[in-house]
RNA sequence: UAUGAUGUUGCGGGAGAGAUCGACGCGAGUGCGCAAGCAUUCGUUUCGGCGCCGACGGAGCAACCGCCCCGGAAACUCUCAGGCCGAAGGACCGUGACGUCAGG
Numbered sequence: 001u002a003u004g005a006u007g008u009u010g011c012g013g014g015a016g017a018g019a020u021c022g023a024c025g026c027g028a029g030u031g032c033g034c035a036a037g038c039a040u041u042c043g044u045u046u047c048g049g050c051g052c053c054g055a056c057g058g059a060g061c062a063a064c065c066g067c068c069c070c071g072g073a074a075a076c077u078c079u080c081a082g083g084c085c086g087a088a089g090g091a092c093c094g095u096g097a098c099g100u101c102a103g104g
Base pairs, nucleotide, nucleotide: 001104003102004101005100006099007098008097009096010095011094012093013092018050020049021048022047023046025044026043027042028041029040030039031038032037051084052083053082057080058078059077060076064072065071066070
């Protein structure tokens, strides 16, 4: 000290799948009514149903790899969890900083 690998972290990009159905409650609007209240529309929390997604996590098989007893293994597969307006999250990619290892 150019470079490579890797860990942490900042920034940027980042997909998929119902703004689905129903119930209770809450808020707002509209109509009727003397009033109490009734009906209905929209939004929203929770719960339930059916459908669906996979790129956090988890699990399974496996090409392959190893120190070959055994173990490590995916973006494949399954969807337990999670998710299906938006937000959040998000494998992975790029880039900056700090550190470690290797190395000219």
Glycine riboswitch aptamer, 104 nucleotides, folded computationally.
Rfam family: Glycine riboswitch aptamer. From the family's description: This family represents the bacterial glycine riboswitch.
It was read from a public genome assembly, where an Rfam model found it.
The prediction has a mean pLDDT of 80.
Of the family's consensus pairs, 91% are formed in the model.